Predicted 3D model of a 72-nucleotide RNA (transfer RNA) from a Candidatus Nealsonbacteria bacterium. Model confidence (mean pLDDT): 81 of 100. The sequence was found in a public genome assembly. Rfam family: tRNA. It is annotated as a transfer RNA. Gene Ontology term of the family: triplet codon-amino acid adaptor activity.
């Protein structure tokens, strides 16, 4: 330098273009308990960045960034 793959809550992740982006852990509040732990209920929190296509994009296309791999 070329090619390919990946990027989603604080962390790990699910999601065939169709409408409150789901789950687990964490965290916060409450219940239970004499207290703690455990358990239960509820809440907060997200599609790397910039464009394009489309009635509609996390999803398709292009570019950029970062990481990984292969080739030279």
């Nucleotide at each position: 330098g070329g090619c390919g793959c990946a990027u989603u809550c604080g962390u790990c992740u699910a999601g065939u273009g169709g409408u409150g982006a789901g789950g687990a852990c964490u965290u916060c509040a409450g219940a239970u308990u004499u207290u703690c732990a455990a358990u239960c209920u509820g809440g907060c929190a997200a599609g790397a960045c910039g464009g394009g296509u489309u009635c509609g994009a996390c999803u398709c296309c292009c570019g950029u960034a970062u990481g990984c791999g292969c080739c030279g």